A computed fold for an 80-nucleotide RNA from a Desulfuromonadales bacterium, annotated as c-di-GMP-I riboswitch aptamer. Its mean pLDDT, the model's own confidence on a scale to 100, is 82. The sequence was found by an Rfam model in a public genome assembly.

[in-house]
RNA sequence: UUCGGACAAGAGCAAAGUCGGGGCAACCCGGCGACGCAAAGCCGUGGGACCGGCAACUGCCGGUCGGCCAGGCUGCCGAG
Repeated sequence: UUCGGACAAGAGCAAAGUCGGGGCAACCCGGCGACGCAAAGCCGUGGGACCGGCAACUGCCGGUCGGCCAGGCUGCCGAG
RNA backbone atom coordinates (compact mmCIF):
# COMPACT_ATOMS: atom_id res chain seq x y z
P U A 1 -0.87 3.91 3.57
O5' U A 1 -0.98 2.92 2.32
C5' U A 1 -0.71 3.40 1.00
C4' U A 1 -0.69 2.25 0.00
C3' U A 1 -1.93 1.37 0.00
O3' U A 1 -2.97 1.94 -0.76
C1' U A 1 0.00 0.00 0.00
P U A 2 -4.50 1.56 -0.31
O5' U A 2 -4.69 0.04 -0.78
C5' U A 2 -4.64 -0.29 -2.16
C4' U A 2 -4.65 -1.80 -2.35
C3' U A 2 -5.79 -2.53 -1.68
O3' U A 2 -6.99 -2.46 -2.44
C1' U A 2 -3.78 -3.68 -1.27
P C A 3 -8.40 -2.55 -1.61
O5' C A 3 -8.51 -4.09 -1.20
C5' C A 3 -8.69 -5.07 -2.22
C4' C A 3 -8.52 -6.47 -1.65
C3' C A 3 -9.50 -6.87 -0.55
O3' C A 3 -10.75 -7.26 -1.06
C1' C A 3 -7.31 -7.54 0.05
P G A 4 -12.07 -6.88 -0.16
O5' G A 4 -11.81 -7.55 1.26
C5' G A 4 -11.90 -8.96 1.42
C4' G A 4 -11.34 -9.36 2.78
C3' G A 4 -12.15 -8.88 3.98
O3' G A 4 -13.20 -9.77 4.29
C1' G A 4 -9.86 -8.37 4.30
P G A 5 -14.51 -9.17 5.01
O5' G A 5 -14.05 -9.09 6.54
C5' G A 5 -13.58 -10.28 7.20
C4' G A 5 -13.25 -9.96 8.65
C3' G A 5 -14.45 -9.47 9.46
O3' G A 5 -14.32 -9.95 10.80
C1' G A 5 -12.76 -7.82 9.47
P A A 6 -15.60 -10.38 11.64
O5' A A 6 -14.99 -10.96 12.99
C5' A A 6 -14.13 -12.09 12.94
C4' A A 6 -13.44 -12.27 14.29
C3' A A 6 -14.25 -11.75 15.48
O3' A A 6 -14.06 -12.61 16.61
C1' A A 6 -12.14 -10.69 15.41
P C A 7 -15.17 -13.76 16.92
O5' C A 7 -15.93 -13.24 18.20
C5' C A 7 -16.80 -12.12 18.10
C4' C A 7 -17.08 -11.56 19.48
C3' C A 7 -15.83 -11.20 20.27
O3' C A 7 -16.13 -10.07 21.12
C1' C A 7 -17.04 -12.84 21.45
P A A 8 -15.59 -8.57 20.68
O5' A A 8 -14.02 -8.74 20.56
C5' A A 8 -13.26 -9.20 21.68
C4' A A 8 -11.99 -8.38 21.83
C3' A A 8 -12.18 -6.90 22.14
O3' A A 8 -12.46 -6.69 23.51
C1' A A 8 -10.50 -7.18 20.49
P A A 9 -13.37 -5.45 23.98
O5' A A 9 -12.41 -4.19 23.77
C5' A A 9 -11.24 -4.05 24.56
C4' A A 9 -10.48 -2.82 24.15
C3' A A 9 -11.33 -1.55 24.04
O3' A A 9 -11.48 -0.91 25.30
C1' A A 9 -10.00 -1.78 22.09
P G A 10 -12.84 -0.12 25.62
O5' G A 10 -12.60 1.28 24.90
C5' G A 10 -11.45 2.06 25.23
C4' G A 10 -11.26 3.17 24.22
C3' G A 10 -12.51 3.97 23.88
O3' G A 10 -12.79 4.96 24.86
C1' G A 10 -11.39 3.37 21.88
P A A 11 -14.30 5.47 25.04
O5' A A 11 -14.53 6.34 23.72
C5' A A 11 -15.71 6.23 22.95
C4' A A 11 -15.42 6.78 21.56
C3' A A 11 -16.65 7.09 20.72
O3' A A 11 -17.23 8.34 21.07
C1' A A 11 -15.13 5.86 19.43
P G A 12 -18.82 8.51 21.08
O5' G A 12 -19.22 8.45 19.52
C5' G A 12 -18.65 9.37 18.61
C4' G A 12 -18.95 8.97 17.19
C3' G A 12 -20.43 8.87 16.82
O3' G A 12 -20.99 10.14 16.56
C1' G A 12 -19.28 6.98 15.97
P C A 13 -22.49 10.45 17.02
O5' C A 13 -23.38 9.78 15.87
C5' C A 13 -23.17 10.13 14.52
C4' C A 13 -23.81 9.11 13.60
C3' C A 13 -25.30 8.91 13.79
O3' C A 13 -26.05 9.89 13.10
C1' C A 13 -24.23 6.80 13.59
P A A 14 -27.39 10.44 13.81
O5' A A 14 -28.36 9.17 13.82
C5' A A 14 -28.74 8.56 12.58
C4' A A 14 -29.48 7.25 12.86
C3' A A 14 -30.82 7.46 13.55
O3' A A 14 -31.80 6.62 12.99
C1' A A 14 -29.41 6.02 14.85
P A A 15 -33.32 7.16 12.92
O5' A A 15 -34.13 5.84 12.49
C5' A A 15 -33.80 5.18 11.28
C4' A A 15 -34.41 3.79 11.25
C3' A A 15 -35.87 3.75 11.66
O3' A A 15 -36.72 4.07 10.56
C1' A A 15 -34.68 2.05 12.79
P A A 16 -37.99 5.02 10.84
O5' A A 16 -38.96 4.14 11.78
C5' A A 16 -39.54 2.95 11.27
C4' A A 16 -40.12 2.12 12.40
C3' A A 16 -41.15 2.82 13.27
O3' A A 16 -42.44 2.81 12.68
C1' A A 16 -39.60 1.68 14.63
P G A 17 -43.32 4.14 12.78
O5' G A 17 -43.49 4.37 14.36
C5' G A 17 -44.24 3.46 15.15
C4' G A 17 -44.03 3.72 16.63
C3' G A 17 -44.42 5.11 17.09
O3' G A 17 -45.81 5.21 17.35
C1' G A 17 -42.28 4.55 17.96
P U A 18 -46.56 6.57 17.00
O5' U A 18 -46.06 7.59 18.12
C5' U A 18 -46.31 7.32 19.49
C4' U A 18 -45.47 8.22 20.37
C3' U A 18 -45.62 9.71 20.10
O3' U A 18 -46.77 10.25 20.74
C1' U A 18 -43.33 9.17 20.29
P C A 19 -47.53 11.47 20.03
O5' C A 19 -46.70 12.75 20.48
C5' C A 19 -46.67 13.14 21.86
C4' C A 19 -45.67 14.25 22.07
C3' C A 19 -45.78 15.43 21.11
O3' C A 19 -46.81 16.34 21.48
C1' C A 19 -43.51 14.80 21.31
P G A 20 -47.58 17.10 20.27
O5' G A 20 -46.53 18.17 19.76
C5' G A 20 -46.16 19.27 20.60
C4' G A 20 -45.00 20.05 19.99
C3' G A 20 -45.20 20.52 18.54
O3' G A 20 -46.05 21.65 18.43
C1' G A 20 -43.03 19.64 18.80
P G A 21 -46.90 21.80 17.07
O5' G A 21 -45.82 22.15 15.95
C5' G A 21 -45.15 23.41 15.99
C4' G A 21 -44.02 23.45 14.99
C3' G A 21 -44.39 23.32 13.52
O3' G A 21 -44.94 24.52 12.98
C1' G A 21 -42.51 21.98 13.96
P G A 22 -45.97 24.37 11.76
O5' G A 22 -45.07 23.99 10.50
C5' G A 22 -44.10 24.91 10.00
C4' G A 22 -43.35 24.33 8.83
C3' G A 22 -44.21 23.79 7.69
O3' G A 22 -44.70 24.83 6.85
C1' G A 22 -42.51 22.24 8.17
P G A 23 -46.15 24.65 6.19
O5' G A 23 -45.98 23.52 5.09
C5' G A 23 -45.17 23.76 3.95
C4' G A 23 -44.99 22.48 3.16
C3' G A 23 -46.28 21.77 2.74
O3' G A 23 -46.90 22.38 1.62
C1' G A 23 -44.75 20.17 3.57
P C A 24 -48.46 22.63 1.60
O5' C A 24 -49.10 21.17 1.68
C5' C A 24 -50.47 21.02 2.01
C4' C A 24 -51.05 19.82 1.30
C3' C A 24 -50.28 18.51 1.51
O3' C A 24 -50.71 17.84 2.70
C1' C A 24 -50.76 18.81 -0.80
P A A 25 -49.60 17.26 3.70
O5' A A 25 -49.04 15.95 2.97
C5' A A 25 -49.90 14.83 2.75
C4' A A 25 -49.33 13.95 1.65
C3' A A 25 -47.97 13.34 1.96
O3' A A 25 -48.13 12.10 2.64
C1' A A 25 -47.92 14.35 -0.19
P A A 26 -46.99 11.62 3.66
O5' A A 26 -45.83 11.01 2.72
C5' A A 26 -46.02 9.77 2.05
C4' A A 26 -44.97 9.60 0.96
C3' A A 26 -43.52 9.59 1.44
O3' A A 26 -43.10 8.31 1.85
C1' A A 26 -43.75 11.10 -0.38
P C A 27 -42.65 8.05 3.34
O5' C A 27 -41.68 9.25 3.71
C5' C A 27 -40.35 9.32 3.20
C4' C A 27 -39.95 10.76 2.99
C3' C A 27 -39.20 11.40 4.14
O3' C A 27 -37.82 11.07 4.13
C1' C A 27 -40.88 12.88 3.39
P C A 28 -36.98 11.17 5.53
O5' C A 28 -36.82 12.74 5.80
C5' C A 28 -36.01 13.54 4.93
C4' C A 28 -36.13 15.00 5.29
C3' C A 28 -35.66 15.36 6.69
O3' C A 28 -34.25 15.52 6.75
C1' C A 28 -37.75 16.40 6.26
P C A 29 -33.49 15.24 8.14
O5' C A 29 -33.89 16.48 9.07
C5' C A 29 -33.43 17.78 8.75
C4' C A 29 -33.89 18.79 9.79
C3' C A 29 -33.67 18.37 11.24
O3' C A 29 -32.32 18.59 11.66
C1' C A 29 -35.86 19.21 11.02
P G A 30 -31.66 17.58 12.72
O5' G A 30 -32.34 17.96 14.12
C5' G A 30 -32.07 19.24 14.71
C4' G A 30 -32.97 19.47 15.90
C3' G A 30 -33.02 18.38 16.95
O3' G A 30 -31.89 18.40 17.81
C1' G A 30 -35.21 19.08 16.49
P G A 31 -31.40 17.01 18.48
O5' G A 31 -32.50 16.71 19.60
C5' G A 31 -32.62 17.59 20.71
C4' G A 31 -33.74 17.15 21.62
C3' G A 31 -33.70 15.70 22.10
O3' G A 31 -32.77 15.51 23.16
C1' G A 31 -35.90 16.25 21.46
P C A 32 -31.99 14.09 23.25
O5' C A 32 -33.10 13.04 23.70
C5' C A 32 -33.69 13.14 24.99
C4' C A 32 -34.93 12.26 25.08
C3' C A 32 -34.70 10.77 24.91
O3' C A 32 -34.19 10.16 26.08
C1' C A 32 -36.60 11.41 23.68
P G A 33 -33.10 8.97 25.97
O5' G A 33 -33.83 7.89 25.04
C5' G A 33 -34.98 7.19 25.51
C4' G A 33 -35.58 6.35 24.39
C3' G A 33 -34.63 5.27 23.87
O3' G A 33 -34.76 4.11 24.68
C1' G A 33 -35.59 6.47 22.04
P A A 34 -33.57 3.10 24.84
O5' A A 34 -33.86 2.19 23.54
C5' A A 34 -33.04 1.14 23.21
C4' A A 34 -33.25 0.83 21.74
C3' A A 34 -32.06 0.04 21.18
O3' A A 34 -32.56 -0.87 20.22
C1' A A 34 -32.33 2.03 19.97
P C A 35 -32.81 -2.41 20.68
O5' C A 35 -33.03 -3.17 19.27
C5' C A 35 -34.34 -3.38 18.79
C4' C A 35 -34.36 -3.42 17.27
C3' C A 35 -33.10 -3.94 16.60
O3' C A 35 -33.00 -5.36 16.63
C1' C A 35 -33.89 -2.03 15.45
P G A 36 -31.56 -6.04 16.55
O5' G A 36 -31.24 -5.98 14.99
C5' G A 36 -29.91 -5.80 14.53
C4' G A 36 -29.87 -4.66 13.53
C3' G A 36 -28.49 -4.32 13.00
O3' G A 36 -28.12 -5.17 11.92
C1' G A 36 -29.58 -2.34 13.69
P C A 37 -26.53 -5.54 11.75
O5' C A 37 -25.89 -4.20 11.17
C5' C A 37 -26.35 -3.67 9.94
C4' C A 37 -25.66 -2.35 9.66
C3' C A 37 -24.15 -2.42 9.69
O3' C A 37 -23.64 -2.86 8.44
C1' C A 37 -24.91 -0.52 10.91
P A A 38 -22.52 -4.01 8.46
O5' A A 38 -21.18 -3.15 8.61
C5' A A 38 -19.95 -3.77 8.33
C4' A A 38 -18.93 -2.71 7.95
C3' A A 38 -17.62 -3.29 7.51
O3' A A 38 -16.99 -2.40 6.58
C1' A A 38 -17.30 -2.02 9.45
P A A 39 -17.35 -2.57 5.05
O5' A A 39 -18.16 -1.27 4.66
C5' A A 39 -17.63 0.01 4.90
C4' A A 39 -18.42 0.74 5.98
C3' A A 39 -19.73 1.33 5.49
O3' A A 39 -20.66 1.36 6.57
C1' A A 39 -18.33 3.05 6.29
P A A 40 -22.20 1.14 6.30
O5' A A 40 -23.03 2.26 7.07
C5' A A 40 -22.97 3.62 6.64
C4' A A 40 -23.95 4.47 7.44
C3' A A 40 -23.69 4.46 8.94
O3' A A 40 -24.10 5.71 9.51
C1' A A 40 -25.79 3.43 8.47
P G A 41 -22.98 6.72 10.17
O5' G A 41 -22.00 7.17 8.98
C5' G A 41 -22.40 8.18 8.09
C4' G A 41 -21.27 9.15 7.84
C3' G A 41 -21.42 9.99 6.57
O3' G A 41 -22.19 11.16 6.83
C1' G A 41 -19.28 9.04 6.61
P C A 42 -23.29 11.62 5.78
O5' C A 42 -22.43 12.18 4.55
C5' C A 42 -21.66 13.36 4.72
C4' C A 42 -20.81 13.62 3.49
C3' C A 42 -21.56 13.68 2.17
O3' C A 42 -22.16 14.94 1.93
C1' C A 42 -19.64 12.32 1.92
P C A 43 -23.50 15.01 1.06
O5' C A 43 -23.04 14.56 -0.41
C5' C A 43 -22.17 15.39 -1.18
C4' C A 43 -21.89 14.76 -2.54
C3' C A 43 -23.12 14.44 -3.37
O3' C A 43 -23.60 15.58 -4.05
C1' C A 43 -21.57 12.64 -3.47
P G A 44 -25.13 15.99 -3.88
O5' G A 44 -25.94 14.74 -4.51
C5' G A 44 -26.95 14.99 -5.44
C4' G A 44 -27.15 13.77 -6.32
C3' G A 44 -28.21 13.97 -7.39
O3' G A 44 -27.84 13.23 -8.55
C1' G A 44 -28.90 12.24 -5.96
P U A 45 -26.88 13.99 -9.67
O5' U A 45 -25.81 12.88 -10.08
C5' U A 45 -24.97 13.06 -11.19
C4' U A 45 -24.49 11.72 -11.72
C3' U A 45 -25.59 10.70 -11.95
O3' U A 45 -26.24 10.90 -13.20
C1' U A 45 -23.81 9.68 -10.77
P G A 46 -27.78 10.45 -13.35
O5' G A 46 -27.74 8.86 -13.50
C5' G A 46 -27.16 8.25 -14.65
C4' G A 46 -27.19 6.74 -14.53
C3' G A 46 -28.54 6.14 -14.19
O3' G A 46 -29.39 6.01 -15.32
C1' G A 46 -26.89 5.18 -12.81
P G A 47 -30.95 6.12 -15.09
O5' G A 47 -31.36 4.79 -14.30
C5' G A 47 -31.33 3.53 -14.96
C4' G A 47 -31.43 2.39 -13.98
C3' G A 47 -32.75 2.25 -13.25
O3' G A 47 -33.76 1.63 -14.03
C1' G A 47 -30.97 1.99 -11.71
P G A 48 -35.27 2.07 -13.82
O5' G A 48 -35.64 1.61 -12.34
C5' G A 48 -35.74 0.23 -12.02
C4' G A 48 -35.87 0.04 -10.51
C3' G A 48 -37.10 0.67 -9.88
O3' G A 48 -38.24 -0.17 -9.99
C1' G A 48 -35.19 1.23 -8.61
P A A 49 -39.66 0.50 -10.13
O5' A A 49 -40.04 0.95 -8.65
C5' A A 49 -40.25 -0.03 -7.65
C4' A A 49 -40.27 0.61 -6.27
C3' A A 49 -41.31 1.70 -6.07
O3' A A 49 -42.59 1.17 -5.75
C1' A A 49 -39.23 2.46 -5.28
P C A 50 -43.89 1.95 -6.21
O5' C A 50 -43.93 3.23 -5.27
C5' C A 50 -44.14 3.09 -3.88
C4' C A 50 -43.91 4.40 -3.16
C3' C A 50 -44.77 5.57 -3.63
O3' C A 50 -46.07 5.53 -3.09
C1' C A 50 -42.53 6.28 -3.39
P C A 51 -47.29 6.17 -3.92
O5' C A 51 -47.05 7.75 -3.76
C5' C A 51 -47.18 8.38 -2.49
C4' C A 51 -46.86 9.85 -2.59
C3' C A 51 -47.66 10.62 -3.64
O3' C A 51 -48.96 10.95 -3.18
C1' C A 51 -45.38 11.24 -3.77
P G A 52 -50.14 11.10 -4.25
O5' G A 52 -49.80 12.46 -5.02
C5' G A 52 -49.90 13.70 -4.34
C4' G A 52 -49.40 14.83 -5.20
C3' G A 52 -50.03 14.97 -6.58
O3' G A 52 -51.30 15.59 -6.53
C1' G A 52 -47.69 15.20 -6.76
P G A 53 -52.37 15.23 -7.66
O5' G A 53 -51.80 15.93 -8.97
C5' G A 53 -51.73 17.35 -9.04
C4' G A 53 -51.01 17.81 -10.29
C3' G A 53 -51.58 17.31 -11.61
O3' G A 53 -52.72 18.07 -12.02
C1' G A 53 -49.23 17.07 -11.64
P C A 54 -53.84 17.34 -12.90
O5' C A 54 -53.16 17.18 -14.34
C5' C A 54 -52.77 18.33 -15.07
C4' C A 54 -52.00 17.94 -16.32
C3' C A 54 -52.71 16.96 -17.24
O3' C A 54 -53.69 17.61 -18.04
C1' C A 54 -50.44 16.31 -16.98
P A A 55 -54.83 16.73 -18.68
O5' A A 55 -54.07 16.04 -19.89
C5' A A 55 -54.58 14.84 -20.46
C4' A A 55 -53.44 13.99 -20.99
C3' A A 55 -53.84 12.59 -21.44
O3' A A 55 -54.31 12.60 -22.78
C1' A A 55 -51.91 12.48 -20.07
P A A 56 -55.69 11.91 -23.10
O5' A A 56 -55.34 10.36 -22.99
C5' A A 56 -54.29 9.80 -23.80
C4' A A 56 -53.91 8.43 -23.26
C3' A A 56 -55.00 7.37 -23.43
O3' A A 56 -54.37 6.10 -23.62
C1' A A 56 -54.53 7.66 -21.12
P C A 57 -54.58 5.42 -25.08
O5' C A 57 -53.12 5.01 -25.53
C5' C A 57 -52.17 4.53 -24.58
C4' C A 57 -50.77 4.61 -25.21
C3' C A 57 -49.66 4.33 -24.20
O3' C A 57 -48.58 3.68 -24.89
C1' C A 57 -49.39 6.49 -25.10
P U A 58 -48.31 2.13 -24.57
O5' U A 58 -48.08 2.07 -23.00
C5' U A 58 -46.77 2.10 -22.48
C4' U A 58 -46.65 3.16 -21.41
C3' U A 58 -46.02 2.64 -20.11
O3' U A 58 -45.25 3.70 -19.54
C1' U A 58 -48.16 3.48 -19.63
P G A 59 -43.63 3.63 -19.59
O5' G A 59 -43.25 5.04 -20.20
C5' G A 59 -43.19 5.23 -21.61
C4' G A 59 -43.67 6.61 -21.98
C3' G A 59 -43.05 7.74 -21.17
O3' G A 59 -41.75 8.10 -21.63
C1' G A 59 -45.40 8.07 -21.36
P C A 60 -40.67 8.73 -20.55
O5' C A 60 -41.16 10.24 -20.34
C5' C A 60 -41.14 11.16 -21.42
C4' C A 60 -41.81 12.46 -21.04
C3' C A 60 -41.24 13.15 -19.81
O3' C A 60 -40.06 13.89 -20.10
C1' C A 60 -43.61 13.13 -19.67
P C A 61 -38.96 14.11 -18.94
O5' C A 61 -39.66 15.16 -17.95
C5' C A 61 -39.90 16.49 -18.38
C4' C A 61 -40.68 17.28 -17.35
C3' C A 61 -40.08 17.29 -15.94
O3' C A 61 -39.02 18.23 -15.82
C1' C A 61 -42.40 16.87 -15.80
P G A 62 -37.83 17.91 -14.76
O5' G A 62 -38.50 18.20 -13.33
C5' G A 62 -38.86 19.52 -12.98
C4' G A 62 -39.71 19.54 -11.73
C3' G A 62 -39.09 18.90 -10.49
O3' G A 62 -38.16 19.75 -9.85
C1' G A 62 -41.32 18.17 -10.71
P G A 63 -36.93 19.08 -9.04
O5' G A 63 -37.61 18.37 -7.79
C5' G A 63 -38.10 19.13 -6.71
C4' G A 63 -38.96 18.30 -5.79
C3' G A 63 -38.22 17.25 -4.95
O3' G A 63 -37.58 17.82 -3.83
C1' G A 63 -40.19 16.30 -5.84
P U A 64 -36.28 17.10 -3.20
O5' U A 64 -36.87 15.76 -2.54
C5' U A 64 -37.68 15.85 -1.40
C4' U A 64 -38.14 14.46 -0.96
C3' U A 64 -37.02 13.48 -0.67
O3' U A 64 -36.48 13.67 0.62
C1' U A 64 -38.68 12.42 -1.96
P C A 65 -34.93 13.24 0.88
O5' C A 65 -34.93 11.66 0.87
C5' C A 65 -35.57 10.92 1.91
C4' C A 65 -35.59 9.44 1.59
C3' C A 65 -34.23 8.79 1.38
O3' C A 65 -33.60 8.47 2.60
C1' C A 65 -35.75 8.05 -0.29
P G A 66 -32.13 8.99 2.90
O5' G A 66 -31.22 8.26 1.81
C5' G A 66 -31.21 6.83 1.70
C4' G A 66 -29.81 6.34 1.38
C3' G A 66 -28.82 6.49 2.53
O3' G A 66 -27.95 5.36 2.50
C1' G A 66 -27.99 7.63 0.66
P G A 67 -27.20 4.92 3.87
O5' G A 67 -28.20 3.85 4.52
C5' G A 67 -28.40 2.57 3.96
C4' G A 67 -29.71 1.97 4.46
C3' G A 67 -30.91 2.83 4.15
O3' G A 67 -31.99 1.97 3.80
C1' G A 67 -30.82 2.42 6.47
P C A 68 -32.95 2.38 2.60
O5' C A 68 -32.65 1.26 1.52
C5' C A 68 -33.01 -0.10 1.76
C4' C A 68 -33.03 -0.85 0.46
C3' C A 68 -31.68 -0.94 -0.26
O3' C A 68 -30.88 -2.00 0.22
C1' C A 68 -33.35 -0.25 -1.78
P C A 69 -29.26 -1.89 0.16
O5' C A 69 -28.97 -2.13 -1.39
C5' C A 69 -29.22 -3.41 -1.99
C4' C A 69 -28.96 -3.37 -3.48
C3' C A 69 -27.57 -2.91 -3.89
O3' C A 69 -26.59 -3.93 -3.77
C1' C A 69 -29.18 -1.84 -5.23
P A A 70 -25.05 -3.52 -3.39
O5' A A 70 -24.55 -2.73 -4.69
C5' A A 70 -24.28 -3.45 -5.89
C4' A A 70 -24.10 -2.50 -7.06
C3' A A 70 -22.90 -1.58 -7.01
O3' A A 70 -21.69 -2.24 -7.35
C1' A A 70 -24.79 -0.38 -7.75
P G A 71 -20.30 -1.75 -6.65
O5' G A 71 -20.04 -0.31 -7.29
C5' G A 71 -19.77 -0.18 -8.68
C4' G A 71 -19.78 1.27 -9.11
C3' G A 71 -18.77 2.16 -8.43
O3' G A 71 -17.48 2.04 -9.01
C1' G A 71 -20.87 3.24 -8.46
P G A 72 -16.18 2.21 -8.01
O5' G A 72 -16.05 3.78 -7.82
C5' G A 72 -15.81 4.64 -8.94
C4' G A 72 -15.89 6.09 -8.54
C3' G A 72 -15.04 6.47 -7.34
O3' G A 72 -13.69 6.71 -7.69
C1' G A 72 -17.22 7.35 -7.08
P C A 73 -12.51 6.37 -6.61
O5' C A 73 -12.65 7.51 -5.50
C5' C A 73 -12.39 8.86 -5.83
C4' C A 73 -12.70 9.76 -4.65
C3' C A 73 -12.05 9.38 -3.33
O3' C A 73 -10.69 9.79 -3.26
C1' C A 73 -14.32 9.88 -2.95
P U A 74 -9.64 8.90 -2.37
O5' U A 74 -10.09 9.17 -0.86
C5' U A 74 -9.86 10.44 -0.27
C4' U A 74 -10.60 10.57 1.04
C3' U A 74 -10.17 9.60 2.15
O3' U A 74 -8.95 9.99 2.78
C1' U A 74 -12.52 9.72 2.07
P G A 75 -8.02 8.87 3.51
O5' G A 75 -8.87 8.48 4.81
C5' G A 75 -9.02 9.42 5.85
C4' G A 75 -9.94 8.89 6.93
C3' G A 75 -9.47 7.65 7.67
O3' G A 75 -8.53 7.98 8.67
C1' G A 75 -11.75 7.38 7.09
P C A 76 -7.54 6.83 9.25
O5' C A 76 -8.34 6.27 10.51
C5' C A 76 -8.65 7.14 11.60
C4' C A 76 -9.19 6.34 12.77
C3' C A 76 -8.37 5.10 13.13
O3' C A 76 -7.27 5.44 13.97
C1' C A 76 -10.68 4.54 13.06
P C A 77 -5.89 4.61 13.84
O5' C A 77 -6.23 3.18 14.47
C5' C A 77 -6.61 3.07 15.83
C4' C A 77 -7.06 1.65 16.13
C3' C A 77 -6.06 0.57 15.74
O3' C A 77 -5.13 0.36 16.77
C1' C A 77 -8.25 -0.01 14.97
P G A 78 -3.57 0.09 16.43
O5' G A 78 -3.48 -1.50 16.34
C5' G A 78 -4.12 -2.29 17.33
C4' G A 78 -4.49 -3.65 16.77
C3' G A 78 -3.30 -4.47 16.30
O3' G A 78 -3.51 -5.85 16.56
C1' G A 78 -4.77 -4.06 14.48
P A A 79 -2.37 -6.68 17.43
O5' A A 79 -2.92 -8.17 17.47
C5' A A 79 -3.10 -8.89 16.26
C4' A A 79 -4.07 -10.02 16.49
C3' A A 79 -4.08 -11.09 15.41
O3' A A 79 -3.04 -12.04 15.61
C1' A A 79 -6.29 -10.43 15.84
P G A 80 -2.03 -12.36 14.42
O5' G A 80 -2.91 -13.21 13.39
C5' G A 80 -3.51 -14.43 13.82
C4' G A 80 -4.52 -14.90 12.80
C3' G A 80 -4.01 -15.02 11.37
O3' G A 80 -3.33 -16.24 11.14
C1' G A 80 -6.07 -13.85 11.37